[in-house]
RNA sequence: UCCUCGAACAGGCAAAUCCGUGGAAACACGGAGACGCAAAGCCAGUGCCCUCCCUCGGGCUUCCCGAGCGGGUCGAACGGCUGCCGAA
Numbered sequence: 001u002c003c004u005c006g007a008a009c010a011g012g013c014a015a016a017u018c019c020g021u022g023g024a025a026a027c028a029c030g031g032a033g034a035c036g037c038a039a040a041g042c043c044a045g046u047g048c049c050c051u052c053c054c055u056c057g058g059g060c061u062u063c064c065c066g067a068g069c070g071g072g073u074c075g076a077a078c079g080g081c082u083g084c085c086g087a088a
Stems, first nucleotide, its partner, number of pairs: 005086002012037002017032006035075001041081003045078002049072003054068006
C1' cells in the first nucleotide's frame, strides 16, 4: 500500500409514526423523529414486488376482476460505478 474484515474514533445516513406540500395511486420532497445501516452513497440494467390516471377485454356495472402502456421502490436480491475511519 492492496484485498478480506469491522473493534475503536471522527464524520455520515435515517425505519415506523406525526405535520406540511405534490401525485389518481404506489410513492416522493421538506420538518420533527430514530428502528436500524460500512456503502442505508449513486444507477431502475436483470428478475421480484407495489401502483392503475389512461387503453383493451370481461363481469353480478355508482363498482369489481384480468392484461397492457406508463409510474414507483436501490432500507428485499443480483449486477455496475464510486467512497470515510482503522485495530485484530